About this RNA
Predicted 3D model of a 348-nucleotide part of an RNA (small-subunit ribosomal RNA, central domain) from a metagenome. The coordinates come from a structure-prediction model, not an experiment, and the mean pLDDT is 86. The full RNA is in RNAcentral, with records from SILVA.
Context: one part of a larger RNA
RNA sequence: UUGGGCGUAAAGCGCGCGCAGGCGGCUUUCUAAGUCCAUCUUAAAAGUGCGGGGCUUAACCCCGUGAUGGGAUGGAAACUGGAAAGCUGGAGUAUCGGAGAGGAAAGUGGAAUUCCUAGUGUAGCGGUGAAAUGCGUAGAGAUUAGGAGGAACACCAGUGGCGAAGGCGGCUUACUGGACGAUAACUGACGCUGAGGCUCGAAAGCGUGGGGAGCAAACAGGAUUAGAUACCCUGGUAGUCCACGCCGUAAACGAUGAAUACUAGGUGUCGGGGAGCAUUGCUCUUCGGUGCCGCAGCAAACGCAAUAAGUAUUCCACCUGGGGAGUACGUUCGCAAGAAUGAAACUC
Numbered sequence: 001u002u003g004g005g006c007g008u009a010a011a012g013c014g015c016g017c018g019c020a021g022g023c024g025g026c027u028u029u030c031u032a033a034g035u036c037c038a039u040c041u042u043a044a045a046a047g048u049g050c051g052g053g054g055c056u057u058a059a060c061c062c063c064g065u066g067a068u069g070g071g072a073u074g075g076a077a078a079c080u081g082g083a084a085a086g087c088u089g090g091a092g093u094a095u096c097g098g099a100g101a102g103g104a105a106a107g108u109g110g111a112a113u114u115c116c117u118a119g120u121g122u123a124g125c126g127g128u129g130a131a132a133u134g135c136g137u138a139g140a141g142a143u144u145a146g147g148a149g150g151a152a153c154a155c156c157a158g159u160g161g162c163g164a165a166g167g168c169g170g171c172u173u174a175c176u177g178g179a180c181g182a183u184a185a186c187u188g189a190c191g192c193u194g195a196g197g198c199u200c201g202a203a204a205g206c207g208u209g210g211g212g213a214g215c216a217a218a219c220a221g222g223a224u225u226a227g228a229u230a231c232c233c234u235g236g237u238a239g240u241c242c243a244c245g246c247c248g249u250a251a252a253c254g255a256u257g258a259a260u261a262c263u264a265g266g267u268g269u270c271g272g273g274g275a276g277c278a279u280u281g282c283u284c285u286u287c288g289g290u291g292c293c294g295c296a297g298c299a300a301a302c303g304c305a306a307u308a309a310g311u312a313u314u315c316c317a318c319c320u321g322g323g324g325a326g327u328a329c330g331u332u333c334g335c336a337a338g339a340a341u342g343a344a345a346c347u348c
Stems, first nucleotide, its partner, number of pairs: 003320003007302002012316001014200001016198002021193003025087007033080002035076009049065006090190001091187003094183004102176002105173004109153001114148007124135002161168002205246006214240002219235004257315006265293013297304002321348003330341004
C1' cells in the first nucleotide's frame, strides 16, 4: 500500500466559512469521451501462469495455450460524462407570525462583602479537631446613620432556552446575526463534502494603559507532623475586572466528523401550525428542538437504538504493538511562555 477500523481497546481536526478536487434530483432529444460487442493488428524470443511432451527422475529442454496492455475499423446507447430543452420534490428567495442568558454598545437597579466618617457601647473579637499567629482599651467585635469603590447578578431557574464551537443569565434602550412555523407567490439543481487557505476559539499566560471590593498562585507567619517546602488557620502580591493587541491550547467530551434517505413503539418537556370538543383547558394530528424507556438490528462487552454505535450512499480527517516520545533535529508561527509539524537508534 491493500485490507480492516476510529463512543470506552490505536484512531473524529476544538468549531466554522470556503477555492481547487471528489460526489450529485426528475423527464426528453442528440452525442459517443468512459463503457460494452465484433473483426483486424500489435506488444521479438526467453521468462512467469495453465496443459502436454523429451532426457531413468529432477533441475534442464521442447510444444501448445493463457494472462495483461496498445492501435485501427465497424456497431450498441442502458449507465457515467458532454450538449440542448424542460420540471419541482433538493436548495434558495418572498410574505406573515411567534420564541430565545445569540452577538456587540451605552445607560441603570437592588442585595451582599470590604473600607471611611459619625453616634451608641465595653472587653473581647476572630479562628480551629484543639489551638496559635492576627485584630482590639490609641475603643475592636456588635449595632445605627451617612458615604466611597469594585466585582457578581439571589429568587425566577427547568436533563428549560439560544449559539457553529468556545460559550451566553439583574433591568432598559437603540443596532444586529441565526433558527423555527405557516403560505406555496418566485428562481429552477443554484446542492453535499471540502486537501490547502482564512476566521472564530474556555482558562491560564504575555505586552501597553487603567482599575482593584472580594477571592487568591507566589510569599510570610501560626499550627499539624518524625519531617510538612502540603492538607487546616491568619495575612497577602501577581492575577481575576476594563480597553486595545498577542497567545491558539483543554477530559475544547456526546471521549461519537459533516450531509442525505430509510427502519416497531411508549412517555415527558420547549417553540409553532391544523382539527374537534369546549371557555380558561382537554383530545387527536403535524413540523422543528431537547430528554428518558424500549423492539428489530448492531456490539468484545458495557451499551447504542429515528438526536443510532442500525441499514445504505457521498466527501473529509485520522489509526496500524508498548516504551523511547508528542521527545530530538529541521522548518513555520510567537515578544516570550511555547505552539504546529514530527522521527530514529535502542529496548520489551